[in-house]
RNA sequence: CUCGAUAAAGGCAAACUCAUUGAAAGAUGAGGACGCAAAGCUACGGGUCUAACGCAUCACCAAAUGCUAUGACCGCCGAGCUGCCGAAA
Repeated sequence: CUCGAUAAAGGCAAACUCAUUGAAAGAUGAGGACGCAAAGCUACGGGUCUAACGCAUCACCAAAUGCUAUGACCGCCGAGCUGCCGAAA
């Protein structure tokens, strides 16, 4: 360095519930643990979610439906940056 123990010390926290926030997806806090060796950070590539605004359909407006990220997700897969511990190989 690769690697990752039924090791040690610590760490994070899915679903769900409550509160706040947001148009929504989602986020934050508290409780709670399914899991995680990068489940630390960055939306850079792919992917996924949402559709307020906008656009289309409509003679027009509204409604409805559809499309679209400039909104999100790093606990979907890659990539980049950083990082605790040290058995076996």